RNAcentral holds the full RNA, with entries from Greengenes.
Predicted 3D model of a 349-nucleotide part of an RNA (small-subunit ribosomal RNA, central domain) from an uncultured bacterium.

Context: one part of a larger RNA
RNA sequence: CUGGGCGUAAAGCGCGCGCAGGCGGUUACGCAAGUCGGGUGUGAAAGUCCCGGGCUCAACCUGGGAACUACAUUCGAAACUGCGAGACUGGAGUACAAGAGAGGAGGGUAGAAUUCACGGUGUAGCGGUGAAAUGCGCUGAGAUCGUGAGGAAUACCAGUGGCGAAGGCGGCCCUCUGGCUUGAUACUGACGCUAAAGCGCGAGAGCGUGGGGAGCAAACAGGAUUAGAUACCCUGGUAGUCCACGCCGUAAACGAUGAGAACUGGCUGUCGGGGAGUUUAUCUCCUUGGUGGCGCAGCUAACGCGUUAAGUUCUCCGCCUGGGGAGUACGGUCGCAAGGCUAAAACUC
Numbered sequence: 001c002u003g004g005g006c007g008u009a010a011a012g013c014g015c016g017c018g019c020a021g022g023c024g025g026u027u028a029c030g031c032a033a034g035u036c037g038g039g040u041g042u043g044a045a046a047g048u049c050c051c052g053g054g055c056u057c058a059a060c061c062u063g064g065g066a067a068c069u070a071c072a073u074u075c076g077a078a079a080c081u082g083c084g085a086g087a088c089u090g091g092a093g094u095a096c097a098a099g100a101g102a103g104g105a106g107g108g109u110a111g112a113a114u115u116c117a118c119g120g121u122g123u124a125g126c127g128g129u130g131a132a133a134u135g136c137g138c139u140g141a142g143a144u145c146g147u148g149a150g151g152a153a154u155a156c157c158a159g160u161g162g163c164g165a166a167g168g169c170g171g172c173c174c175u176c177u178g179g180c181u182u183g184a185u186a187c188u189g190a191c192g193c194u195a196a197a198g199c200g201c202g203a204g205a206g207c208g209u210g211g212g213g214a215g216c217a218a219a220c221a222g223g224a225u226u227a228g229a230u231a232c233c234c235u236g237g238u239a240g241u242c243c244a245c246g247c248c249g250u251a252a253a254c255g256a257u258g259a260g261a262a263c264u265g266g267c268u269g270u271c272g273g274g275g276a277g278u279u280u281a282u283c284u285c286c287u288u289g290g291u292g293g294c295g296c297a298g299c300u301a302a303c304g305c306g307u308u309a310a311g312u313u314c315u316c317c318g319c320c321u322g323g324g325g326a327g328u329a330c331g332g333u334c335g336c337a338a339g340g341c342u343a344a345a346a347c348u349c
Stems, first nucleotide, its partner, number of pairs: 003321004007303002012317001014201004021194003025088003029084003033081002035077008049065006091191001092188004096183004103177007110154001115149007125136002162169002206247006215241002220236004258316006266294012278281001298305002322349003331342004
């Protein structure tokens, strides 16, 4: 370079925004860069190939032809790509009117429960386990009633329900704010898709500074178990979990399935809109956008996928190329650190 691939065999970047680049709807006109055709020049000879000739044949030598896929120049063609200028509305977007939602940020607030403190009643146990013990309790525990403090999380509703690009989001109220869907018209007129680099977001754990600390709980201590038990079980318990600000940038970041577009039988559930019908109902039908189940064709190594494709095609990006060594070393770069990103080779099977 070419090829074949990427749900589970190696392989889709965790997700988005987006410069360059690549790709790009309908229609008519022009140009002629790409593209196509003709002419001319060049494309040395030898070699290769074809038809002949010469050594008795062949190798070898030799005549002619073809070829030399190319370049330059010139004359043309105008379907396609491109370029120029124009038009269009189907892609994309704007306006208007409705609608659903744990989408995001900030502030406030409610009730249940756990724990603790104080007070009342009350007495000998409580707790825990397979069984126990450590532990707590006559300085009155546990139980029960009242009052208070404080932190964290929001039972039921709750649903292969909803929202978000992903991570993710769940009591209630207020403020600010992003996106989405539907309907009918009007408008802009290809304004689009993808996206190396770059930039941003990014669960949990972890880190820095300051707060907070109810419950839970790495580490740690003790009690058990055991041959041992640096565990599983029990009693405690500190970081942490929570808040603010700043880092980190990872994951089975999963649908293990990149994004966009078009096309290709259906049945059924559910969520949000719109429309029509009638017997006005817990109704039926149509349509649109989600989210599930089952399945035709087709695809697949099989499992399975199957209008939410892993089917049939197009555009762009990322990635793979036997196992181990190794996502390691070295170098670079980012980070306070932990470490992240990029990423080999020897050797070996």
Its mean pLDDT, the model's own confidence on a scale to 100, is 90.
Its Rfam family is "Bacterial small subunit ribosomal RNA".